[in-house]
Model confidence (mean pLDDT): 87 of 100. Large-subunit ribosomal RNA, domain I from a hot springs metagenome, 548 nucleotides, folded computationally.
Context: one part of a larger RNA
């Protein structure tokens, strides 16, 4: 110095685990805020740096309830305490809740400044300090009165994962370049609700037969189509299923009340309130006719009110083993039993139906919440026909040009639909659609609104599940993690688990200045000794050989 082999260091892979994570699935919640939220600062403990819990009444208070023996929180220790007059500990409910923050008296570089009024305490006073008020905006009412306004009431600001609806609205890409086209009305950005939203009760779709509101799934169908007919985009009717619900204004007439106007005892118009009315095989108003009758049995309700009952938010009962053997330990092996509406699972010194928590199975709520049957109240059907053919049926609206957009559809023969700019009906003998437009036939009533339910989603709660992962996996984060640590900043953003069954966590001696280590002791084990379970490689020793 090589190579072998032994036996160490150093490293931490593997194994073996799991208080974390992933996915989904049922239920449950679907908010939470000016009665100060979400998030925070900054404080609170005898002795407390952090977390966590609290708010100057600050490791907690009052209540009512569960519960029963120990308790003063993660955390030991010291000092001192509380509890069977029932603490700690769990749930309901209530008090307190400092400053910031929508933040809201003014101002601010959040967590700090500096006010006014009204009150109170201090003071001879002043200055201090304490409680309450004081912001902006909308509506409503009442005054003033038309011009700003005063008062008085109600409201809203914000934040919250996804879903939802609505104004806005890209490129990267793809066509193998690209401009039209596509990505894609995506992603994003803003407004907005809701436990869902949204849609919805035909100016529909058929097609000559019919259907009957929206939503969703499946299918129709990659059809029919649209397309630099490229790349691609891409329906509808029919059918089969979830689910199933219908309504209600305006308008005409009537009445009441106000204001205006006139030829003022009254007319009119106009505004309100109340009746009436709500359709398309037209409906309704009015008159007048026929029946019925001064409204009843009976139904019905998406509305109040009610609470049988049920459900949440603490709990509670709850079966059945022992010996011996090996071991540090018995759950393990014998052997003899036992329960089982319970042999799900978890722990416990190794593998437990019978030790332990649990499971099957039953039980429970003083208070708060929820959902909710009878039941009562109200409200609507029940309550009709016919004649006449005088009103009434949603106007800058349909419709039409031009410009645009949406529909699967890129303007195209292009209808339906939305509207920026012009033009502009009809009016029930009306009016729209049936894919240019015309008849004919057929369906349907637009220019108001409202409607569960079957769908969507999961920031959270509680219960299960996993041919999910198991510490370079699995959430970034199993561990004081959006931390450390980097940036001005937005923002980025980590590593890090495991002694033992139990701390028994090594008293004492010795070396050392410690640190580290040698004895002792504990321990089944100490090459399990805290740099701690298992301990691979690389890589650095020691020992022996052999070789040069």
């Nucleotide at each position: 110095g090589g190579c072998a082999c032994a036996c160490g260091g150093u490293g931490g892979a593997u194994g073996c685990c799991u208080c974390g994570g992933c996915a989904c699935c049922g239920g449950g919640a679907g908010g939470c805020g000016a009665u100060g939220a979400a998030g925070g600062a900054c404080g609170c403990g005898g002795c407390g740096a952090c977390c966590g819990g609290c708010g100057a009444a600050a490791c907690g208070c009052c209540u009512c309830g569960g519960g029963g023996a120990g308790c003063c929180g993660g955390u030991a220790g010291c000092a001192g305490g509380c509890u069977g007059u029932g603490a700690u500990c769990c749930g309901g409910g209530g008090g307190u809740c400092u400053c910031c923050g929508a933040a809201u008296g003014g101002g601010g570089u959040a967590a700090c400044c500096c006010g006014a009024c009204g009150g109170g305490g201090g003071u001879c006073a002043u200055g201090c300090c304490c409680c309450g008020u004081c912001a902006u905006c909308u509506c409503c009412u009442g005054c003033g009165c038309u011009c700003u306004g005063c008062a008085g009431g109600a409201g809203a600001g914000g934040c919250g994962a996804a879903c939802c609806c609505g104004g806005g609205g890209a490129a990267g890409u793809g066509a193998a370049a690209c401009a039209u086209c596509u990505c894609a009305g995506u992603a994003c950005c803003c407004g907005g609700a809701g436990g869902a939203a949204a849609a919805g009760a035909g100016a529909c779709c058929a097609a000559c037969a019919g259907g009957c509101a929206u939503u969703c799934c499946c299918u129709c169908a990659g059809u029919a189509g649209c397309g630099g007919c490229g790349a691609g985009c891409g329906a509808a009717c029919a059918g089969g299923g979830a689910g199933g619900a219908g309504c209600c204004c305006a308008a005409a007439c009537c009445a009441g009340c106000g204001c205006u106007g006139c030829c003022c005892g009254g007319c009119a118009g106009c505004g309100c309130u109340g009746g009436g009315g709500u359709u398309g095989u037209a409906g309704g108003a009015c008159a007048c006719c026929c029946a019925c009758a001064c409204a009843a049995a009976g139904g019905c309700g998406a509305c109040a009110c009610g609470g049988c009952g049920g459900g949440a938010u603490a709990g509670c009962c709850g079966a059945a083993u022992g010996a011996c053997c090996u071991g540090g330990a018995a759950a393990g092996g014998u052997c003899a039993g036992c329960c089982a509406g319970a042999g799900a699972g978890g722990g416990u010194g190794a593998u437990a139906g019978c030790c332990c928590c649990g499971u099957a199975g039953g039980c429970g709520a003083a208070a708060u919440c929820c959902c909710a049957a009878a039941g009562u109240g109200c409200g609507c059907c029940g309550a009709g026909g016919g004649u006449g053919c005088u009103c009434c049926u949603g106007a800058g609206u349909a419709c039409c040009g031009c410009g645009g957009g949406g529909u699967a559809a890129g303007g195209g023969g292009a209808a339906u639909c939305c509207u920026g700019c012009g033009g502009g009906a009809a009016g029930c003998u009306g009016c729209c659609a049936g894919a240019a437009c015309c008849a004919u036939c057929u369906g349907g009533c637009a220019a108001g609104g409202c409607u569960a339910a079957a769908u969507a989603c999961u920031c959270c709660c509680c219960g299960g599940u996993g041919a999910c992962c198991g510490a370079u996996a699995g959430u970034g984060c199993a561990c004081c993690a959006g931390u450390a640590c980097c940036g001005u900043g937005a923002g980025g953003g980590a590593a890090a688990g495991g002694u033992g069954a139990a701390a028994a966590g090594a008293a004492c001696c010795c070396c050392g200045a410690g640190a580290g280590g040698g004895g002792a002791g504990u321990g089944a084990a100490a090459u399990a000794g805290a740099a701690c379970c298992u301990g691979a490689a690389a890589c650095c020793g020691u020992g022996u050989g052999c070789c040069u």
Rfam family: Bacterial large subunit ribosomal RNA.